[in-house]
FMN riboswitch aptamer (RFN element) from a marine sediment metagenome, 114 nucleotides, folded computationally. Its Rfam family is "FMN riboswitch aptamer (RFN element)". On this family, see Vitreschak et al., Nucleic Acids Res 2002: "Regulation of riboflavin biosynthesis and transport genes in bacteria by transcriptional and translational attenuation". Of the family's consensus pairs, 100% are formed in the model. Its mean pLDDT, the model's own confidence on a scale to 100, is 83. RNAcentral holds the sequence, with entries from MGnify.
RNA sequence: UCUUCGGGACAGGGUGAAAAUCCUGACCGGCGGUGACAGUCCGCGAGUCCCGGUAUAUCGGGACAGAGCCUGUGAAAUUCAGGAACCGACGGUAAGAGUCCGGAUGGAAGAAGA
Numbered sequence: 001u002c003u004u005c006g007g008g009a010c011a012g013g014g015u016g017a018a019a020a021u022c023c024u025g026a027c028c029g030g031c032g033g034u035g036a037c038a039g040u041c042c043g044c045g046a047g048u049c050c051c052g053g054u055a056u057a058u059c060g061g062g063a064c065a066g067a068g069c070c071u072g073u074g075a076a077a078u079u080c081a082g083g084a085a086c087c088g089a090c091g092g093u094a095a096g097a098g099u100c101c102g103g104a105u106g107g108a109a110g111a112a113g114a
Stems, first nucleotide, its partner, number of pairs: 001114005012024003026099002028088002030044004039086002047064007069083004090102003
């Protein structure tokens, strides 16, 4: 420098004119790091806003933006085992969305290869 890859999930029941959005219940978990495996530790990415540059493609900087405890094992675990918890951008919608539709056949942390 180039190529390829690079996100999962509402079954069943209830109310209603209408809900995969409410109630119940179910289900899901990107990337790197870390004395041993992490949605909850430390960072990164996606999103929105602001500033600057620019070839108006996009690049750089800043701000905002979630959640973890107890017991046990061990040399070592907020990462494993057991227990009972918690969290989840923006826009849309006959009704409020982590799970539906959309921006996105996009972008990206990064991984592998040449």